The RNA shown here (small-subunit ribosomal RNA) has 1472 nucleotides and comes from an uncultured bacterium. The RNAcentral record of the sequence draws on ENA, Greengenes and SILVA. It matches the Rfam family "Bacterial small subunit ribosomal RNA".
RNA sequence: AGAGUUUGAUCAUGGCUCAGGACGAACGCUUGCGGCGUGCCUGAGAAAUGCAAGUCGAACGAAGCGAGGAGCAAUCCUUGUUUAGUGGCGAACGGUCGAGUAACACGUAAGCAACCUGCCCGGAAGCGGGGGAUAAUCCAUCGAAAGAUGGGGUAAUACCGCAUAGCUUUGUUUGUCGGAGGAUGAACAAAGAAAGAUUUAUCACUUUCGGAGGGGCUUGCGGCCUAUCAGCUAGUCGGUGGAGGUAACGGCUCACCAAGGCGACGACGGGUAGCUGGUCUGAGAGGACGGCCAGCCGGACUGGGACUGAGACACGGCCCAGACUCCUACGGGGGGCAGCAAUCAGGAAUCUUGCGCAAUGGGCGAAAGCCUGACGCAGCGACGCCGCGUGGACGAUGAAGUCUUUCGGGAUGUAAAGUCCUUUUAAACGGGAAGAUGAUGACGGUACCGUUUGAAUAAGCCCCGGCUAACUACGUGCCAGCAGCCGCGGUAAUACGUAGGGGGCGAGCGUUGUCCGGAAUUACUGGGCGUAAAGGGCGCGUAGGCGGCCCGCUAAGUCCGCUGUGAAAGACCGGGGCUCAACCCCGGGGUGUCAGCGGAGACUGGUGGGCUUGGGUGUCGGAGAGGAAUGCGGAAUCCCUGGUGUAGCGGUGGAAUGCGUAGAUAUCAGGGGGAACACCGAUGGCGAAGGCAGCAUUCUGGCCGGAGACCGACGCUGAGGCGCGAAAGCUGGGGGAGCGAACGGGAUUAGAUACCCCGGUAGUCCCAGCCGUAAACGAUGUCGACUAGGUGUGGGAGGGUCACCCCUUCCGUGCCGCAGCUCACGCAUGAAGUCGACCGCCUGGGGAGUACGGCCGCAAGGUUGAAACUCAAAGGAAUUGACGGGGGCCCGCACAAGCGGUGGAGCAUGGGGUUUAAUUCGUCACUAACCGAAGAACCUUACCCAGGCUUGACAUCCCCUGACCGCCGGUGAAAGCCGGUUUUCCCGCAAGGGACAGGGAGACAGGUGUUGCAUGGCUGUCGUCAGCUCGUGUCGUGAGAUGUUGGGUUAAGUCCCGCAACGAGCGCAACCCUCAUUGUGUGUUGCUAGCGGAAACGCGCACUCACACGAAACUGCCGGGGUAACCCGGAGGAAGGCGGGGAUGACGUCAAGUCGGCAUGGCCCUUACGCCUGGGGCUACACCCAUGCUACAAUGGGGCGGACAGAGGGCUGCAAAGCCGCGAGGUGGAGCUAAUCCCAAAAACCGUUCCUCAGUUGGAAUUGGAGUCUGCAACUCGACUCCAUGAACGCGGAAUCGCUAGUAAACGCCGGUCAGCCAAACGGCGUUGAAUCCGUUCCCGGGCCUUGUACACACCGCCCGUCACGUCACCUGAGUCUGCUGCACCCGAAGCUGAGGGCCGAACCCCCCGUGGGACGGACUUAGCGAAGGUGUGGCCGGUAAGGGGGACGAAGUCGUAACAAGGUAACCGUA
Repeated sequence: AGAGUUUGAUCAUGGCUCAGGACGAACGCUUGCGGCGUGCCUGAGAAAUGCAAGUCGAACGAAGCGAGGAGCAAUCCUUGUUUAGUGGCGAACGGUCGAGUAACACGUAAGCAACCUGCCCGGAAGCGGGGGAUAAUCCAUCGAAAGAUGGGGUAAUACCGCAUAGCUUUGUUUGUCGGAGGAUGAACAAAGAAAGAUUUAUCACUUUCGGAGGGGCUUGCGGCCUAUCAGCUAGUCGGUGGAGGUAACGGCUCACCAAGGCGACGACGGGUAGCUGGUCUGAGAGGACGGCCAGCCGGACUGGGACUGAGACACGGCCCAGACUCCUACGGGGGGCAGCAAUCAGGAAUCUUGCGCAAUGGGCGAAAGCCUGACGCAGCGACGCCGCGUGGACGAUGAAGUCUUUCGGGAUGUAAAGUCCUUUUAAACGGGAAGAUGAUGACGGUACCGUUUGAAUAAGCCCCGGCUAACUACGUGCCAGCAGCCGCGGUAAUACGUAGGGGGCGAGCGUUGUCCGGAAUUACUGGGCGUAAAGGGCGCGUAGGCGGCCCGCUAAGUCCGCUGUGAAAGACCGGGGCUCAACCCCGGGGUGUCAGCGGAGACUGGUGGGCUUGGGUGUCGGAGAGGAAUGCGGAAUCCCUGGUGUAGCGGUGGAAUGCGUAGAUAUCAGGGGGAACACCGAUGGCGAAGGCAGCAUUCUGGCCGGAGACCGACGCUGAGGCGCGAAAGCUGGGGGAGCGAACGGGAUUAGAUACCCCGGUAGUCCCAGCCGUAAACGAUGUCGACUAGGUGUGGGAGGGUCACCCCUUCCGUGCCGCAGCUCACGCAUGAAGUCGACCGCCUGGGGAGUACGGCCGCAAGGUUGAAACUCAAAGGAAUUGACGGGGGCCCGCACAAGCGGUGGAGCAUGGGGUUUAAUUCGUCACUAACCGAAGAACCUUACCCAGGCUUGACAUCCCCUGACCGCCGGUGAAAGCCGGUUUUCCCGCAAGGGACAGGGAGACAGGUGUUGCAUGGCUGUCGUCAGCUCGUGUCGUGAGAUGUUGGGUUAAGUCCCGCAACGAGCGCAACCCUCAUUGUGUGUUGCUAGCGGAAACGCGCACUCACACGAAACUGCCGGGGUAACCCGGAGGAAGGCGGGGAUGACGUCAAGUCGGCAUGGCCCUUACGCCUGGGGCUACACCCAUGCUACAAUGGGGCGGACAGAGGGCUGCAAAGCCGCGAGGUGGAGCUAAUCCCAAAAACCGUUCCUCAGUUGGAAUUGGAGUCUGCAACUCGACUCCAUGAACGCGGAAUCGCUAGUAAACGCCGGUCAGCCAAACGGCGUUGAAUCCGUUCCCGGGCCUUGUACACACCGCCCGUCACGUCACCUGAGUCUGCUGCACCCGAAGCUGAGGGCCGAACCCCCCGUGGGACGGACUUAGCGAAGGUGUGGCCGGUAAGGGGGACGAAGUCGUAACAAGGUAACCGUA
């Protein structure tokens, strides 16, 4: 520090995800030791049991117990101790929790001239003298208990007067000080104190001043969400009385007066939350958090209340109410763990009913001491951090085992074993602290130290597709499963499971959850808004923000210095202590929107003065569809009237509906009415936007230019607000020609609620009022400044010029373009450049501009505007392709032109289907279907049935025997099985070896079993199409482009020219074969002109022919056109512009075809999925398809006669002549291993004859009979021959195929395979030998350029909506049920305050002396306030609900085809 993921690829946008760190954690697997920390985050749920706050006898009386003394004893005295009670202090601390609280609660900085303070410290003064009670206790009574009541009696540091007053308080007068409502003096008056104890020194006590520490109150500033909470408020804001109250200020309370106070700088309401030091993270800024520790606050079962006290409205106090719970004799009582343990419950989850007061600290006490679940320790939990160990060295026959393998090996691996060594830890034994200043140690016989024993007691977890470090095997087969994201798994899974191996960490390792980071993904640091999300539809303007030039003053901002403070802990730096570390201790520095004081004066602000450039006013001109109103005009449509006129008009792709003989359309004249304004007209003008168009008049807004008089910053922007705002729509009233939602009809169509046509209502128009939205767009907010140019155009001014016109300048409006910017496209002085000011808006897609709520509206609806849930993307620009019912150019038997076919018939063959025991398998649009198969009766053969074999039919190795071979018998369908017989091979001295055969054992053989989607090789197809690429350079951020595009030309990316390209490769062409002309050579088996010969034949090789090697064609020549390439024409030539044909198939595409040609990985079978044999099947047959053959006839058929090829084949072969047979054929065997002989006849054709248009003398299927041939064998299932039989068929629907010249068509011949042949197939060969091509609109395929794209599995693409099914969340919903809360009223506990006749009352005070009264106190009564409760009525959140609604998601459902290519009606926005 980044990475993965949208795409075929790219850049940018943008979300999601990961790697890091952290935790009071939990879960899974695992676990040796120690130290230090830490441990109910949930139910502030409930509560068994024990403990957590007491202490003081030196305050007091009393009682019990003990000791001592005296006494005969009762008893008394002294003393110790214990304790209930009175009294004092404490119990308001400590400990716990975080419910509530959005608040002066907290933090920070100040203030109190408005305050309190027990114990403690310092100072001043004092402590005199009296009085009356009361608890304990005793008696009595009541009660289950808790306890209560009455009576008697008693003490005090308990309570109460009196005295004294330095002091305090109050009042009056007065001085000084202060800014101040005050402070401080002086004088006078009044009022106010006390307690003793023990002992000899203290401790207490009273009054008072001061201090320290603690507290109370006030204020500035700071720190959550929500505006779908916008208005809130009656003690509310202020005042007076200063009346009450308080320690104290204060509406804190009360009476009266007044009507204020708060709020967009967010009041009020709702939600959430203790706050902080700090903690985690982060480079920082920031974000999140507030557990342990520390500070503050708040709570103590829930709600209310006061009492006591220095302090409380009081966790282990009181009273009341409520809920819950316990005891009860039913009358009544008790209780409050959010103290420490422990329990139950809840929960994913959080400990011991431990030890000790030894230390630290606290309470009480004079002290000893007591108390202390604070605390110190121990226990439990890997919950966290830190440390240690599980051994070290050597050790290769690289052991065994395991895994893997190409079987050679490789890995585990120096790892183990083994040898030597060590002992941290462990165990046993021994010693044994510090913590404690004199004593006292829970921890603890602990830490630590020593000795001994022995490698001994101690390793796991996760991961290994990319991110991300680490790979193989097997199993599984879209199953089981994995998964943080992308994604893996459908038979070769490094992604699932297991194993081996490896990687990481290590007493832990993973997972889950949460926070920060990465995320510049809320952007202060540090983002954006033309097209990715994002500029408000436009203007005016309020608050606010910002603001020109010069000078002075000020000092709020700003800057500097000093002072105070920012607790400790933590963090950082330095040092120190536990063996180290964690941990702990000491020191230092640092930390702020802080406060005060002093200073500076540039900038901002404030204030005063001035200026003119921003802005405005005035003046002179100017253009304009700017706005409003009134009036006028012509063209056109329609309607009405009349005339002429007759059969149609209209409309469409074509039609029809419609109109018309009641006279339309057409045409003429006249009239009426509404709406819109042709030409000018524009790429033009005006307006803020929406928008504005005939002409004239009136009223009116804005703008521009010139000159430069005046004002003097008056400015810019603008949240709310106000106004304007196309169309559609709404309300009321008019109007209505044309057009025209809805609607009707006609067409189209599978349908057609559309597109097209005929009609047609709202509406469109006007007036008045609403609505307030648009793709309201330049998808670009307003204002200002600055930054090259060029060229149009509208308005004005100036200059030159006679003019046309040109130059300068200001304002507007276009195009092009530099720098710059931008992801790119593009923008570019009218910025999307460089800056400034202000506003609006964005933060992944869907859900959704939806729901709910509010506001607006008559309604339609608008505006504001979520969430659940869901996806791993959605989206932008550009690139390469592909595609288009886009465009341009150009090819091809592609169409057209033409000839012949197929599709109909019969037959043959192949395929599908069906059948079957089997009908073996593969191939499926073109590119499967006379294809693999160039030969299925057995064999082939892979299939079926049956019979058999098991190291096998075949290969290699080992052992034994024997030559092998041959012959025979039995059985059998054969294979096979059983048995017999004959014979003895080669090499070698021998041992033995070898070939072959038989037997045997096991390694192995074998498989046409599977996977062509694991493969090689080969092949088909696009396509013989002209394309496909590379190097270097250049351009682009990049994919990529350029080159290869362009202009020509060609069959061709063929060539030429041009060009940021220059070259090159694979293709094209050529080189190869063949045909056409010719030369030379060679002439046998070929040839035969000539010569010889009777002939055979010889000479000959000129010609034909054959073979070999040459020549020839190159746009070379001429003419024309053209820059050139090249094209056109011509000559010559056998051949002319690639001469015809062939071979030759670029990069690639189709997971095209083939595991059944062959090869081959994996998988599978192994007495069978192998092998042998007999038989059957592949030849089936209701059908369908494909390819062919033969035909339908007279251009023919039959007969007879006659003629002419080429290329092939031939020795288990071709076979002549001759003879036999009607014939197939038989016989025969000459000749030929072949330019010699044979197959062999070529056929169409020619001549002639018959047939005469018919199911025929066309056609031959089918069937019957008889044969021939091959073969072991023609039944299933061969070919051929003869005789007989003579079917369909009379030229073939939709549709469809081939062919451009020696071609099509027609005709026959040959060959391979092969015993034969189902060949009518296939491959070749020659013979006869046409027609047509205007042309490229259309169909198909292809090439190049361009355009659009939402396609990229690429249009056989993508994709939308309803419906149906399932799942999920949400909205609504008659209602219903909680919770919170407002208002009104009722009731009213405790308590406080006030009042009160009567009642009760020791001390004290007054009257006064009484058996008294008053004052005062108490109970009681009453009034006010008052919690809980009740009634009624509102508001809000939520749970639940029949039903309703849409939404999201879900491999293969239905209907259509809306969008993306002109998507086949361009699409989209608003509205109905």

Description
Its mean pLDDT, the model's own confidence on a scale to 100, is 85.